Record summary: The part of an RNA shown here (large-subunit ribosomal RNA, domain IV) has 359 nucleotides. Model confidence (mean pLDDT): 86 of 100. Rfam family: Bacterial large subunit ribosomal RNA.
Context: one part of a larger RNA
RNA sequence: UCGUGGUUAAGGAACUCGGCAAAAUGCCCCCGUAACUUCGGGAGAAGGGGGGCCUGAGGCGUGAAGCCGCUUGCCGGCUAGCGUUUGAGGGCCGCAGAGACCAGGGGGAAGCGACUGUUUACUAAAAACACAGGUCCGUGCGAAGUCGUAAGACGAUGUAUACGGACUGACGCCUGCCCGGUGCUGGAACGUUAAGGGGACCGGUUACUCCACCUCGUGUGGAGGACGCUGAGAACUUAAGCGCCAGUAAACGGCGGUGGUAACUAUAACCAUCCUAAGGUAGCGAAAUUCCUUGUCGGGUAAGUUCCGACCUGCACGAAUGGCGUAACGACUUCCCCGCUGUCUCAACCGCGAACUCG
Numbered sequence: 001u002c003g004u005g006g007u008u009a010a011g012g013a014a015c016u017c018g019g020c021a022a023a024a025u026g027c028c029c030c031c032g033u034a035a036c037u038u039c040g041g042g043a044g045a046a047g048g049g050g051g052g053c054c055u056g057a058g059g060c061g062u063g064a065a066g067c068c069g070c071u072u073g074c075c076g077g078c079u080a081g082c083g084u085u086u087g088a089g090g091g092c093c094g095c096a097g098a099g100a101c102c103a104g105g106g107g108g109a110a111g112c113g114a115c116u117g118u119u120u121a122c123u124a125a126a127a128a129c130a131c132a133g134g135u136c137c138g139u140g141c142g143a144a145g146u147c148g149u150a151a152g153a154c155g156a157u158g159u160a161u162a163c164g165g166a167c168u169g170a171c172g173c174c175u176g177c178c179c180g181g182u183g184c185u186g187g188a189a190c191g192u193u194a195a196g197g198g199g200a201c202c203g204g205u206u207a208c209u210c211c212a213c214c215u216c217g218u219g220u221g222g223a224g225g226a227c228g229c230u231g232a233g234a235a236c237u238u239a240a241g242c243g244c245c246a247g248u249a250a251a252c253g254g255c256g257g258u259g260g261u262a263a264c265u266a267u268a269a270c271c272a273u274c275c276u277a278a279g280g281u282a283g284c285g286a287a288a289u290u291c292c293u294u295g296u297c298g299g300g301u302a303a304g305u306u307c308c309g310a311c312c313u314g315c316a317c318g319a320a321u322g323g324c325g326u327a328a329c330g331a332c333u334u335c336c337c338c339g340c341u342g343u344c345u346c347a348a349c350c351g352c353g354a355a356c357u358c359g
């Protein structure tokens, strides 16, 4: 010096991001126990008292071979004795009696998540996941869905109170408006639309026919052109889809601006106007969301960027991407108080282990 233990005057969180760590509480019995509450809880709430040993009145159990009684019985009562006690009172010892080990700190107020559970094996245990409950969608059974090329299998030896998928997440009160866009579902009149069918029209090739020229040949050039083969191909016909028409938001999602106005001022119940599919309802709100911001006011402190209660000017809350509450619960997050302490003021001493120095 490092590690690990022990003790500490006075103070007692002044330490620190933060009481991290340590200290404190701790067992049994008795008394007593608040708000709130889903009446179960909260609760071991909180807060108090007692605890060893000896003696021991008393209580309880048993109970005679002893005593009493009669109805003489395997009878009833009392008692000695024995056992036990959560047993009054008295006494004894120590600093200390749950004497060591073991063995809850408590309370108040918020946020989030209802809860018990689950998770990043090796930096995250949580407010994340799950959850019971809720809603929607699909599925009539050789079900939908999933795996597999298939056979086949799971679903299920189940059958809509079932199974699959999506979202939400106990419970309580609730869940507003918008179907214009995207999606999904339904509709089938019309428009559009593929391959296929169809084959009008046009073309290539040439047996042959005709014309011109000539060196008169099995010559050259040109025009027309059947059958066949072949190229291109219009009308017409034709599905889903798309267009189109409806429905649907616990489907994906969305939920305005400007100007003016009341007899102080301020504000605007009110009016006007533009735009929109519709312009954010209830509730909540500087919030796990508020930039400006340490907003303003109140509370707590001597002093509070955090915290609690309000206000509403919501940069940029808002209703199953759920809204707002909520008892109980939480190795969750935040604030405060009591107890307690070497966390600190401010350090000291004593063990044990190691490093280092000297020998």
Stems, first nucleotide, its partner, number of pairs: 001354008010345002014343001019340001027051005036041001038170001052092004058085005066078004070073001093097001105338007112330002117129002133168007145154003171325004176255003181252002183248005190243003196237002202231004208224006256274005283317001284314001295311005